[in-house]
RNA sequence: GGGGUCAUAGCUCAGUUGGUAGAGCGUCGCGUUCGCAAUGCGAAGGUCUGGAGUUCGAUUCUCCAUGGCUCCA
Numbered sequence: 001g002g003g004g005u006c007a008u009a010g011c012u013c014a015g016u017u018g019g020u021a022g023a024g025c026g027u028c029g030c031g032u033u034c035g036c037a038a039u040g041c042g043a044a045g046g047u048c049u050g051g052a053g054u055u056c057g058a059u060u061c062u063c064c065a066u067g068g069c070u071c072c073a
Base pairs, nucleotide, nucleotide: 001072002071003070004069005068006067007066010025011024012023013022019056027043028042029041030040031039049065050064051063052062053061
């Protein structure tokens, strides 16, 4: 320098053909217990890496940039 792939909650990751985003673990609150653990219920937590474009509408499609991994040179 060129190719591929990934970027979504604190962490690990889903998101089926474009229609206002979820799970597990973790955190907080409540119940059960004398208390803890375990367990049940509930809640908070997201600029979907950044910018531009297409569209009535973009996490999703297109382009550029940044970063991680990987292959070739």
The prediction has a mean pLDDT of 81.
Predicted 3D model of a 73-nucleotide RNA (transfer RNA) from a hydrothermal vent metagenome.
Rfam family: tRNA. Gene Ontology term of the family: triplet codon-amino acid adaptor activity. About the family: Transfer RNA (tRNA) molecules are approximately 80 nucleotides in length.